[in-house]
């Protein structure tokens, strides 16, 4: 430098749950509270997978399938950046 992550230190993040006069059809997002957990649980929808279905299309006959431009980065794979130490 690069790679790995043992045992340490400073520290960060921030699950489910409640609330909210946040945004949204919805999946989800915000924001306090909270702390399951994480060596990137930092950031990025390139690739798989998972959610969801307003619009759309089909079939019914008053409901159902379908499908993502919508979203999950704490789902996994890649990219990128990064603190400390040196088993």
């Nucleotide at each position: 430098u690069a790679g790995c992550g043992a045992a340490a230190a400073a520290g960060g993040c921030a699950a489910a749950u409640c609330u909210g006069u946040u945004c949204g059809a919805a999946a989800g997002u915000c924001a306090g509270a909270g702390a399951c957990g994480c060596a990137a649980a930092g950031c990025c929808a390139c690739a798989g997978g998972c959610c969801u279905a307003a619009g759309g299309u089909c079939a019914a006959u008053u409901u159902g399938a379908c499908u993502a431009u919508g979203g999950c980065g704490g789902c996994u794979g890649g990219g990128u950046u990064a603190c400390c130490c040196g088993a």

This is a predicted structure of an 87-nucleotide RNA (c-di-GMP-I riboswitch aptamer) from Siminovitchia fortis. Rfam family: c-di-GMP-I riboswitch aptamer. About the family: GEMM was predicted in a large-scale screen for bacterial structured RNA regulatory elements. Lineage of the source: Bacteria > Bacillota > Bacilli > Caryophanales > Siminovitchia.